[in-house]
Context: one part of a larger RNA
């Protein structure tokens, strides 16, 4: 000299917790194109194109990153922050028709498809993809080979919905003692079991815990006593009355909903207002909010370029979190603690509005979900072995003096539940996004990405993908001069200091024109 380690920074990451969770034909998400006085990029925004217009905060400067120059803007309130509203090109489910790397035609302003609906009118479709269910469904791979098996109902495909889904109130367990929907964690166990009994697979119930809630049909009886669309009337609305069109007797509406067996029906006894949904002007109020307020030295002295250090003297604290400021600042800025806050927004309470009672006793035998239970056979699924769940094909019950189950079959006993109909909150599951935190990284680490990063680049394409952070406190970013084709270099200048833009620190390989020393 090279180089770019290392130390010291951090704008960005990861990982944890809470919150919150949808957008689209009123045309999304995503792209392309345009938009600036001068404009390549990044953001922003749409022919009204870094923008318009109202409302409220905010108050002295703005004209994004961007530092430069010139025109502007602003105390008649700008920039900027919040709410709202107008504009929002072409494309893109793309939907007037046709194309297609975002264009052409047509010029009636309608006209996509599907489905509802008398009719006016209506609802979907796409996007987001981590969670969730549900439809299909591999293989490398282990088995030391391979075929059943495994890998795995995993990967992938596809559809469907929600903020969560799914599941869920016993035709469940259990075991002669009993337990009381669901989901979810520890155990229970790597245990029962399955498995060429190989290779591996692999529960439940019991405990312990985290949350807890239960309703609604169908039928018997009754028989139109129901319900919606629309129009007027009221009311803030939920709804309320009327008109009228419509669903409906192949039943709308009361009544009913259990297993210790309930209910209808007939008769009869007792008792007696709780509860559930919806709204929500006016009136209190909570929570969220652009923001607002918010104590105390800029005090004397040394050193420095600069006090925020040293010394010495005050002060604050419901406030010693943080950060910034020319070096370590409670008292210098921004803040913090605490108060407080417009509009919207998200709830709550009075209040309204719709709706709704139980419990019994006794007699009757009217009702309690059919191609369903079951039963044969073949497949798949499961740990389910003969005893797991489904699924084809043949077949096929009972009716309360009933019917399932009770890990082989019949049959009896005994225990136990009520199939073939629906709903359902919390306890869990999570990507993007917002806030908070961290015994996490600190620039070859942490995301691939601290920087115009899914960019350059590579590939014909699915698709692969980087390198790359730091002058100074402040450009005070080097005026001149002397050299040079131009630099680069000597000066002079600035700074505390070249720390000089190849720019904090500046180590090692590597280099070797001088000088010294050895040879």
């Nucleotide at each position: 000299g090279u180089g770019g380690a290392u130390a010291g920074c951090u704008u960005g990451g990861c990982u944890c917790g809470a919150u919150a969770u949808c957008u689209g034909a009123c045309g999304a998400a995503g792209g392309a194109u345009g938009u600036g006085a001068c404009a390549a990029g990044c953001u922003g925004c749409a022919a009204u194109a870094a923008g318009c217009c109202u409302u409220g905060g905010g108050g002295a400067g703005a004209u994004g990153c961007a530092a430069g120059c010139a025109a502007u803007c602003u105390g008649c309130g700008a920039a900027c922050c919040a709410a709202g509203g107008a504009u929002u090109u072409c494309u893109g489910a793309a939907u007037g028709u046709g194309a297609c790397u975002u264009c052409a035609c047509u010029a009636a302003u309608g006209u996509g498809u599907a489905c509802c609906g008398a009719a006016a009118g209506g609802u979907a479709c796409a996007g987001g993809a981590a969670c969730u269910c549900a439809g299909g469904g591999a293989a490398u791979u282990g088995a030391a080979a391979c075929g059943u098996c495994u890998u795995a109902g995993u990967a992938c495909c596809u559809g469907a919905u929600g903020g969560a889904a799914a599941a869920g109130a016993a035709a469940u367990c259990a075991a002669u003692u009993g337990a009381g929907a669901u989901g979810c964690u520890g155990u229970g166990a790597g245990u029962a079991a399955g498995g060429g009994c190989g290779a591996u697979u692999g529960a439940a119930a019991a405990c312990a815990g985290c949350a807890c809630a239960a309703g609604a049909c169908a039928a018997a009886c009754u028989g139109a006593a129901u319900c919606u669309g629309c129009u007027u009337a009221u009311g803030u609305a939920a709804g309320u009355a009327a008109g009228u069109a419509g669903a409906g007797a192949u039943g709308u509406g009361g009544u009913g909903u259990g297993g210790u067996a309930a209910g209808g029906c007939a008769a009869g006894u007792c008792u007696u207002u709780u509860g559930a949904u919806c709204c929500g002007a006016c009136u209190u109020u909570g929570c969220u909010g652009a923001c607002u307020u918010g104590a105390a030295g800029u005090g004397c002295u040394c050193u420095g370029g600069a006090a925020u250090g040293g010394g010495c003297c005050a002060c604050g604290a419901a406030a010693c979190a943080g950060g910034g400021u020319g070096a370590g600042a409670g008292u210098c800025c921004c803040g913090u603690a605490g108060a407080g806050g417009a509009a919207g927004g998200c709830g709550a309470a009075a209040g309204g509005a719709u709706u709704u009672u139980g419990a019994u006793u006794u007699g009757u035998u009217c009702u309690u979900g059919a191609g369903u239970a079951g039963g044969g056979u073949c497949u798949c699924u499961u740990g389910g072995a003969u005893a797991u769940g489904a699924g084809g094909c043949c077949u096929g019950a009972a009716c309360c003096u009933g019917g399932g189950a009770g890990g082989c079959a019949a049959c009896a006993a005994c225990u136990u539940c009520c199939a073939a109909u629906c709903u359902u909150a919390a306890a869990u599951a999570u990507a993007c996004g917002u806030c908070g935190a961290g015994u996490c990284c600190g620039a070859u680490a942490g995301u691939g990405u601290a920087c115009g990063a899914g960019u350059a680049c590579c590939g014909u394409g699915a698709g692969g993908g980087a390198a790359a952070g730091c002058u100074g406190a402040a450009a005070a970013g080097a005026a001149c001069u002397c050299u040079u084709g131009a630099u680069c270099g000597a000066g002079a200048g600035u700074g505390a200091a070249a720390a000089g833009a190849c720019c904090u620190u500046g180590a090692a390989a590597c280099u070797u024109c001088a000088u010294a020393g050895c040879u």